Small-subunit ribosomal RNA, central domain from a Dehalococcoidia bacterium, 351 nucleotides, folded computationally. It matches the Rfam family "Bacterial small subunit ribosomal RNA". The coordinates come from a structure-prediction model, not an experiment, and the mean pLDDT is 89. Lineage of the source: Bacteria > Bacillati > Chloroflexota > Dehalococcoidia.
Context: one part of a larger RNA
């Protein structure tokens, strides 16, 4: 390579938008590029295969004949499938109309609890902390308690294998702007679709640059303990940081360790959103159905664990990736970055 694979053995890109490309619904007609059939030519010789053929006494070897040479060109036809062209359809896709749910996003405003600090009152000898202590704080009046004030950050209960988002992620309340989704009606377009190498964008935390902010927490650091030691776990402090604005970084156990789309394949039981029916005075209840999210389970799959209409089942299409362990996500080169570093990514050697 042909293959075989990718939940846990090596292997799904962190996620989206989308270029090229690949692939693509029903019907009718045309064409004949692919496809199929026939013919003609060619496909050197040697080699190869076959021969109840021929020559060396046999064989090897040599000679002969046929085949093969899976191909190419030209030509005559076939029209199912693919392609191309024309026409048409509505189920895929989209639009419209009517409803609905939501921590989806951005900006502005605003609320209460708690914490710390400040001021004042009451009050006096302790407080704090731990396994026990000590460092620490406190007679310059702490802790506790009451009143007032300031600041920053996060939003208890509701809260839920509940909701929303492509992923990262999103949680007090209000307003404004704004994206997506679902259901119902089938009015409109008429295959407009799926995937997506490159590319572009988004992307937790930490980190970086500039400016602000700084209550609590808290890498580093200092101290107290513990210990043989204790560069830790525990305690007292505490700087970056955590927060905001603008700009970088581009990583993760970015996980469902499971790429996307479509179709098909027993059920049962929760829960979120809608529609219809039944029932009722009405809301419930009950039944049907669509979308989401859990649990259990049949067939099937699986090395097992397990998965099982939210597939890891059965199929089709497209992309990404794997190919023994270490060396190594290293070196070198390239590229991106202010840097940290990221992306791409070997070999010798060794088992």
């Nucleotide at each position: 390579u042909u293959g075989g694979g990718c939940g846990u053995a090596a292997a799904g890109g962190g996620c989206g938008c989308g270029u090229a490309g690949g692939c693509g619904g029903g019907u009718g007609g045309g064409u004949a590029a692919g496809u199929c059939u026939g013919g003609u030519g060619u496909g050197a010789a040697a080699a190869c295969u076959u021969c109840g053929c021929c020559g060396c006494u046999c064989a090897a070897c040599g000679g002969g004949a046929a085949g093969a040479g899976u191909g190419c060109a030209c030509u005559a036809g076939a029209a199912a499938c693919u392609g191309c062209c024309c026409a048409u359809c509505u189920u895929g896709a989209g639009u419209g109309c009517g409803a609905g749910a939501g921590a989806g996003g951005u900006g502005a405003g605003u609320g209460g609890a708690a914490u710390u600090c400040c001021u004042g009152g009451u009050g006096u000898a302790g407080c704090g902390g731990u396994g026990g202590a000590a460092u620490g704080c406190g007679u310059a009046g702490a802790u506790a308690u009451c009143a007032g004030g300031a600041a920053g950050a996060a939003c208890a209960c509701c809260g839920g294998u509940g909701g929303c988002g492509a992923a990262g992620g999103c949680g007090g309340c209000u307003c404004a702007c704004u994206g997506g989704c679902u259901c119902g009606c089938u009015a409109c377009u008429g295959a407009c679709g799926c995937u997506g190498a490159g590319g572009c964008g988004c992307g937790a935390a930490a980190g970086c640059c500039a400016g602000g902010g700084g209550a609590g927490c808290g890498a580093a650091c200092g101290g107290g303990a513990u210990u043989a030691g204790a560069u830790a776990c525990c305690c007292c402090g505490g700087u970056a940081g955590u927060c905001c604005u603008g700009g970088c970084c581009g990583u993760a156990a970015a996980c469902g360790g499971u790429g996307g789309a479509c179709a098909c394949u027993a059920g049962g039981u929760g829960u979120g959103g809608g529609a219809g029916g039944u029932a009722u005075c009405g809301a419930c209840c009950c039944c049907u159905u669509c979308c989401g999210u859990g649990c259990c389970g049949u067939a099937g799959c699986a090395a097992a664990c397990g998965c099982a209409u939210u597939a890891a089942g059965u199929g089709u299409c497209c992309c990404g990736c794997c190919u023994g362990g270490g060396g190594a996500g290293u070196a070198c080169g390239a590229u991106c970055g202010c840097a940290a570093g990221g992306u791409u990514g070997a070999a010798a050697c060794u088992c």
The full RNA is in RNAcentral, with records from SILVA.